[in-house]
RNA sequence: UAACCGGUAAAGCCGAAUUCCCGCCCGACCAGAGGGCGGGGAGCGGGGGAACCAAACGUUUGGGGCUAACCCACCGCGGUGUGGGGGCGCAGGCUCCUUUAGCGCCAGCCCGACAGCUAACCCCGUAGGCCGACGAAGGAGAUUCG
Numbered sequence: 001u002a003a004c005c006g007g008u009a010a011a012g013c014c015g016a017a018u019u020c021c022c023g024c025c026c027g028a029c030c031a032g033a034g035g036g037c038g039g040g041g042a043g044c045g046g047g048g049g050a051a052c053c054a055a056a057c058g059u060u061u062g063g064g065g066c067u068a069a070c071c072c073a074c075c076g077c078g079g080u081g082u083g084g085g086g087g088c089g090c091a092g093g094c095u096c097c098u099u100u101a102g103c104g105c106c107a108g109c110c111c112g113a114c115a116g117c118u119a120a121c122c123c124c125g126u127a128g129g130c131c132g133a134c135g136a137a138g139g140a141g142a143u144u145c146g
Stems, first nucleotide, its partner, number of pairs: 012130003018042009043126006053116001060113001062114001063111004070085005086106005094141007
């Protein structure tokens, strides 16, 4: 010096997963910061649920939901893999849109015989994880300075 491994901070990223209030407890000489548990509200997200419409077919080849995480073909056929189409994320360092190049992802979980849409109405969630990379063009705003 480089590679690799681990930790931590800032900035930042995926995601609905943010914020406020109250009570109790820990902490504390008192008070406070902070933390834990429980409850409530706002915001954000999801499901169920009429008429009309849709379907007129579906129903063990079960069916359905969250999510970007799906479809088709081929090989293999135990697994795995390949190709095409499609969907999603990232930097460009204030935000957003479009195009293009690049780098990645297409997993997992749930309901339990059952659900199209759906006003009123009802119910549920508000977690978890990452921290690498850091090209180009066009446009609309915001902010700051002159």

c-di-AMP riboswitch aptamer (ydaO/yuaA leader) from a bacterium, 146 nucleotides, folded computationally. Model confidence (mean pLDDT): 75 of 100. Rfam family: c-di-AMP riboswitch aptamer (ydaO/yuaA leader). Gene Ontology terms of the family: regulation of gene expression and cyclic-di-AMP binding.